[in-house]
This record gives sequence, structure tokens and C1' cells, in this order.
RNA sequence: GGGCAGCGCCCAGGCGGCCGCGGGAGCUCACGCUUCCGAGGAAAGUCCGAGCUCCAGAGGGCAGGGUGCCCGGUAACGCCGGGGGUCCCGGCUCGAGAGGGCCGGGAUACGGAUAGGGCCACAGAAACCAGACCGCCCGGCGGCAGCGGCGUUGCCCUGUCGCCGAGCAAGGGUGAAACGGUGGGGUAAGAGCCCACCAGUUCCGGUGGCAACACCGGAAGCUGGCAACCCCCACCCGGAGCAAGGCCAAAUAUGGGGGGAAGGCGAAAGCCGGGGCUUGGCCCGAGCCCCUUGACCCCCGGGUAGGCCGCUUGAGCUGUGGGGAAACCCACAGCCCAGAUAAAUGACCGCCGCCCCGAAAGGGGAACAGAACUCGGCUUAUGGGUGCUGCCCGGUU
Repeated sequence: GGGCAGCGCCCAGGCGGCCGCGGGAGCUCACGCUUCCGAGGAAAGUCCGAGCUCCAGAGGGCAGGGUGCCCGGUAACGCCGGGGGUCCCGGCUCGAGAGGGCCGGGAUACGGAUAGGGCCACAGAAACCAGACCGCCCGGCGGCAGCGGCGUUGCCCUGUCGCCGAGCAAGGGUGAAACGGUGGGGUAAGAGCCCACCAGUUCCGGUGGCAACACCGGAAGCUGGCAACCCCCACCCGGAGCAAGGCCAAAUAUGGGGGGAAGGCGAAAGCCGGGGCUUGGCCCGAGCCCCUUGACCCCCGGGUAGGCCGCUUGAGCUGUGGGGAAACCCACAGCCCAGAUAAAUGACCGCCGCCCCGAAAGGGGAACAGAACUCGGCUUAUGGGUGCUGCCCGGUU
């Protein structure tokens, strides 16, 4: 200097003219005139959380679902801030080694595996208490070799090969993972068999921190994994959704068929009992309706699909000051910033800005992509700029 990857932040054009659209306000008898405003960082996905509306004047439980370290923030959240643990990358460093420390960057689906169930394919001897494929050691038998030894046609020793018996799980192999690791002792050869140290786990005591947790001392030889498998634990959760819902006007068929409860007492009112409906399922409860003059359920069929509201003032934005490490909170001041309804927000011109080529003049270009009740997030798509961390290539010193 060039390229690549991870993470963070900013921007997404501005001004003017002319014409064309949508909304608000004012004026006009009306025609119309004037003025102000008019798509995004994701408006997308519909994944979370709410505001709001309705069920509804009712709740509780079970099933079901969601989250999952700690402390804060928030209306709330599965979100945000900070911290802790674990893992990854880079730099420096301590130790004989296993392993450890500090700094920087990143990731994090991060409660529980001694409550229980289930799984760990294939490979491998063996995958929760196991195991012998290659091997190592000892003993026996046999073969071969020796330039060895001796008491010489034999014996011993050494080496090697094969078989049998007994021992081993330290070395190698397989695998995602081999049942802790390093160093030493010990042993025929080995093994936490023993010792020192290291990592982890459990228990006891202490220190710091609100806490998660960290550190110190001691004891124990205690030492598979998976819960984005079922499960256990803690906390949270009614449902439906602006096509919610409300008003006005208009029209039609109080249409047709089927099913349907158990009645009892009483002079009556009413009571008991039975049936039905009530915004996910089931149960209890509550409310309303009905018990053959029948609630309600199912099927067929008819009318309406028009207008207005909801509809944009918000957990809103900007500035200043204060609090807080931060997310964020408080106070004051200022601002109003689309409300369409087959769906407006556009075309052209000029100047400036941005990106690319070029010495310049100049030429070219601008990604993903359009509000539809509104917000807080997350996720996905994408152009340009910039910062931090890391990797690769090349050049120079």
C1' cells in the first nucleotide's frame, strides 16, 4: 500500500423555479384564491412487548405456552446498560512440565445430570463404571543363530520366532469423547498403588462484593457427555384484534327444513331439579336464558358491503441544565412533523453536495426499497463513510 473477516457509529441528499397531486387552516354567494405540511432506516418480516377497542358487570384451578447467571433500566418485553462465569483470537509473561497470570478484541440457548426416564450412531477390545486389536512383563515347551562360557557329540548364557499359562491398562491405534493430567517413586512389567504439583468437584472455616462470583487456608483420591430430548426448579402469561369497535342511512324474508331438556311441589309468587349460551381446551364458580307456547344447535336461502367516526398530540421530537459509570430519569423552554381509502407525496430544469474514471476540462452514477391504528424492540435486505480488533499478500527500512 492492497485485500478479507468480526464488532461499533454516522449518513441515506440539500436549496430554488415551474407544473401536477393529497391533507389542514383562513377567505369567498359560488367558481375559486392564499398559506402550511406531505414515505423509511429499514416503512419489510408479523417474530416479541404494549397502548387502544371489544368479549365483560368475575374469578380460581388444571392442562398448555414463554423466559432462564447477577444487578439495574423500561409502560412492558424474549429488549437495552453494566457486571460475573465459560469459550475463541491476538500480544506480553511465570513455570522443568501439566498448567497459570495480565492487557486488548469477540462470542454466549449461561438454572439443574447424586429426583427420575432416555440417548451416545459408525468406528473401536471397550462409550458408566467397561475393556484387550497392536503391544509390555514373568513362567513353561519347541525351532533357529552366536566369532560367548564350561566339566565338550552335551549343558549354560545371549538374541530372535512360534505356542500355552498367568499378570497389565502406563505406550500406540479407533473415535466427537477412552473413565483426570505433569513429574517422580515403586513394580517382573504397570496402575492414584504412593508422593509433590496442576485442573475440576464436594465439604469446612475466613476475607471482599447488594449479588452472580472471586480469593485465602484446610480436608477428601472424589474425577464421562447430552436437558435448542422428556423432565425438575424459579419467574411470567385470559382471548380476539383497526377487516378491533362505534354512529347514521338504506334494504330485506318476524323465510324454509332438521335436532332439542324431566319433570316435581305449590292457590299463586316461587322453590327443587334438568337443559343451553357466555373470545383458545377442560373443571369449579358466576351471570343470563329456557324446560315442549321450547332456550339453543345444525343445514339451505334472502338483504346490506354506502357514508361518517375511530385516524393521528404521542410512554412524541428538539434544545438547555441537573442526577447516574451507563442504559436511562428529572426540570424548564420550544415545536406539531402524512392521514390516503383502489389508495396522494410526482415529472422537468438549474445550482450545490456524495461516489467512480480523468492531470484538468469533462463524463458517468447513486443500493435495499413505499406509510394504511400507533409506539418500544428484534430479525432480514442494502449503497456510502468512519473507528477498533484480527488474518493474508506485496513493497520499503
The prediction has a mean pLDDT of 81. Bacterial RNase P class A from a Candidatus Hydrothermota bacterium, 397 nucleotides, folded computationally. The sequence was found by an Rfam model in a public genome assembly. Its Rfam family is "Bacterial RNase P class A". By type it is a ribozyme.